[in-house]
Context: one part of a larger RNA
């Protein structure tokens, strides 16, 4: 140079996408300790004070229990000798430092996701994703439904709708709005169309016979096969949205202005309800107002013009948790002004 490891004057995040990395905290005992909340937490919250050693209290309190007594042996009770031995108080000493080294939380505020503990891309991704209890629909009546197997058979299950399988949501609280026209599903049988097959009108070839010939042309054999019956299914009629899914437009109108609680008119299956909204969605957009900053495209609270939000493809909340994600702030620092110094490893140069 580079790697690793320590130290620093003055500031003290000014570094930087970001305090990334360091730093601080840190044991134990005491004091004390907020919003919020599911009353279980939040908490080690935050914050503060103590810690060595000596003396004294005190050989105290405690422990432990000999001889000896009692007692019928056994138990058992008395007895207190000896050993041992402090927790707190109280007062002094030392030293910059007493948890003297070492291991041993940095903390507080905001908001977003996801309740939580768990789980996961073996080797670039540990989360807001997977899963979870919990809800809800659906399908199973037992040889169940469902899976694997050609099958016998087997698991489901040596279980029995409070079981078992499939979907979807994702503790909890408060709710889940209209819509069944398309798609799927479920029921339904009256009409329509419909397969195989049934049926067998017709027809085709052949020739016994007739005819001079052309050609008719019976049975049989052989070719063709119409009307007619004729099942699910599909059209058809309902019903179903915690099934796929979907949930308008133009004009006009109020005693300044504005904007429109009301009207008109087109369309639709129905025209987005509660919530919450420039959001992990808002393109204009650094949207406007309010807080923070000396100075914000960031954040937070509003506001609603929602480009292109929305209700178990869940909506809005939420205490607690999270090596989850943004933002503030306090301590604390070589992260930075700006570098320096002295170690250990390595590289390369010189000798």
């Nucleotide at each position: 140079c580079u790697c690793u490891g320590g130290u620093u004057a003055a500031g003290g995040a000014a570094c930087u996408c970001g305090g990334c990395a360091a730093a601080u905290u840190g044991a134990c005992c005491c004091c004390g300790u907020a919003a919020g909340u599911u009353c279980g937490c939040g908490a080690u919250a935050a914050g503060g004070g103590g810690u060595g050693c000596c003396u004294c209290u005190a050989g105290u309190a405690g422990g432990u229990g000999a001889a000896g007594g009692a007692g019928u042996a056994c138990a058992u009770c008395u007895g207190g000798a000896g050993c041992u031995g402090a927790u707190g108080g109280a007062g002094g000493u030392c030293g910059c430092a007493g948890a003297g080294a070492a291991u041993a939380g940095u903390c507080c505020c905001u908001c977003c996701c996801g309740a939580c503990u768990g789980u996961u891309u073996a080797a670039c991704a540990c989360a807001a994703a997977c899963a979870c209890a919990g809800c809800a629909c659906u399908c199973u009546g037992c040889c169940a439904a469902c899976a694997c197997g050609u099958a016998a058979g087997u698991g489901g299950a040596u279980g029995u709708a409070u079981a078992g399988g499939g979907u979807g949501u994702g503790a909890c609280a408060c709710c889940u709005g209209c819509c069944c026209g398309g798609u799927g599903c479920u029921g339904g049988a009256a009409g329509g169309u419909u397969a195989a097959g049934g049926g067998g009108a017709u027809u085709u070839g052949u020739u016994a016979g007739c005819g001079c010939a052309a050609g008719c042309g019976a049975a049989g054999c052989u070719u063709u096969g119409a009307a007619c019956c004729g099942a699910a299914g599909c059209c058809c009629c309902a019903g179903u949205a915690a099934a796929c899914g979907g949930c308008g437009g133009c004009c006009g109108u109020a005693a300044c202005u504005a904007u429109a609680a009301c009207g008109g008119u087109c369309c639709u299956a129905a025209g987005g309800u509660a919530g919450c909204g420039a959001a992990a969605u808002u393109c204009c957009u650094u949207g406007u107002c309010g807080g923070u900053u000396a100075a914000a495209u960031a954040c937070u609270g509003a506001c609603c013009u929602g480009c292109a939000u929305g209700a178990a493809u869940g909506g809005c909340g939420u205490a607690a948790c999270g090596a989850g994600a943004u933002g503030g702030g306090a301590g604390c620092u070589g992260u930075c002004u700006c570098a320096a110094c002295a170690g250990g490893g390595g590289a390369u140069c010189c000798a």
Molecule: large-subunit ribosomal RNA, domain IV
Organism: freshwater metagenome